[in-house]
């Protein structure tokens, strides 16, 4: 080169066309004499780039860029 599988807050992962979520972590708070547990808030991504469909793309299509496997 040739086939598959992935790329989504910090960290793992959901999310098959309509409002991007879950755990944990991080900040604040509540409870405790205190610390952990536990409860209640927040902030934190514009979904790997670019293009194309469509009213509307994390989702469909190309193409290119990482990553992990196959095959040779």
């Nucleotide at each position: 080169c040739g086939c598959g599988g992935g790329g989504u807050g910090g960290a793992g992962c959901a999310g098959u066309g309509g409002c991007a979520g879950c755990u944990c972590g991080g900040c604040g708070g509540g409870u405790u004499c205190a610390u952990g547990a536990c409860c209640c808030g927040c902030a934190g991504g514009c979904c790997g780039g670019c293009g194309g469909u469509u009213c509307g793309a994390u989702u469909c299509c190309g193409u290119c860029c990482c990553c992990c496997g196959c095959a040779a």
Transfer RNA from Akkermansia sp., 72 nucleotides, folded computationally. It matches the Rfam family "tRNA". The coordinates come from a structure-prediction model, not an experiment, and the mean pLDDT is 84. The RNAcentral record of the sequence draws on ENA.